[in-house]
Order: sequence, then structure tokens, then C1' cells
RNA sequence: CUUACAUUGUCAUACGACUUCCGUAUAGGUGCAGGAAUCGGCCUGCAUGUCUCUACCCGAUCACCGGAAUGAUUGGACUACGGAUUAGCCAUAUCAUGUC
Repeated sequence: CUUACAUUGUCAUACGACUUCCGUAUAGGUGCAGGAAUCGGCCUGCAUGUCUCUACCCGAUCACCGGAAUGAUUGGACUACGGAUUAGCCAUAUCAUGUC
């Protein structure tokens, strides 16, 4: 001096996926405004409720109401956070069964 390897640093690229359950929150609740329907019982918006973002609805049964107002019981979610679980891939170890 060249080459190879190792280490460290930097940069770039790829991967970093899925299921379910449990706990907490909230009672899928409450108050109100405007509008609509009556073969119906809804629509829109505001507020409140959560150490909380979001959501605040859909059925079934029973009742009730009659141009204006719904109720009871019951079944069913999403979202936030925490925990667990399932499944896939790779490696290692052990056990059991089957085949050769």
C1' cells in the first nucleotide's frame, strides 16, 4: 500500500399482521328547543352525564295516546384505557402416539 474479516457509528430499505374474552367508564342515560307522523309514536340541534376520545341507537313484548305526548320490561353495540387469550413464523428442549 492492497485485499479480506471483525467491531463501532451513521444513512437507506423491508417487516412490525390477526382473533376473542375480562375489568373500568355509562345507566347505550337525563334535561331542553324546533319540526314531522297518527297505517304513527320519529327527525334535526343544544346541554348534561365519564379522572375519558367517541357513542348515546336498533329490535321484541306489553301498555298508552288520538292531532300531542309517550311509557314499562327485556335482548343486542361502539369507543377509550388496562389486563389476559388465540393464531402464524423461527429456534431449542422434553413427553406421548403413529409410520418407516
Description: The RNA shown here (Purine riboswitch aptamer) has 100 nucleotides and comes from Paenibacillus crassostreae. Model confidence (mean pLDDT): 76 of 100. RNAcentral records the identical sequence in 2 taxa. Its Rfam family is "Purine riboswitch aptamer". On this family, see Reining et al., Nature 2013: "Three-state mechanism couples ligand and temperature sensing in riboswitches". Rfam describes the family as follows. Riboswitches are metabolite binding domains within certain messenger RNAs that serve as precision sensors for their corresponding targets. Allosteric rearrangement of mRNA structure is mediated by ligand binding, and this results in modulation of gene expression. A class of riboswitches that selectively recognises guanine and becomes saturated at concentrations as low as 5 nM. In Bacillus subtilis, this mRNA motif is located on at least five separate transcriptional units that together encode 17 genes that are mostly involved in purine transport and purine nucleotide biosynthesis. It has also been shown that some members of this family are specific for adenine instead. RNAcentral holds the sequence, with entries from Rfam and Ribocentre. Lineage of the source: Bacteria > Bacillota > Bacilli > Caryophanales > Paenibacillus.